[in-house]
Molecule: transfer RNA
Organism: Ligilactobacillus acidipiscis
RNA sequence: GCGCCGGUAGUGUAAUGGAUCGCACACAAGAUUCCGGUUCUUGUAAUCAGGGUUCGACUCCCUGCUGGCGCA
Numbered sequence: 001g002c003g004c005c006g007g008u009a010g011u012g013u014a015a016u017g018g019a020u021c022g023c024a025c026a027c028a029a030g031a032u033u034c035c036g037g038u039u040c041u042u043g044u045a046a047u048c049a050g051g052g053u054u055c056g057a058c059u060c061c062c063u064g065c066u067g068g069c070g071c072a
Base pairs, nucleotide, nucleotide: 001071002070003069004068005067006066007065010025011024012023013022018055027043028042029041030040031039048064049063050062051061052060
């Protein structure tokens, strides 16, 4: 330099172009306990950036950034 794949809460991971972006761990509060742990309930928190297509985009298209793999 070229090609391919990926980027979603603090972390990991789902989501046929259409529900309020779901689940687990973590964190916070409460219940339980003599205290803590376990368990239960509730809550906070996310689509890499910009543009385009569309009635509607995490999803499709373009450019860039970044990570990985391959070729040179």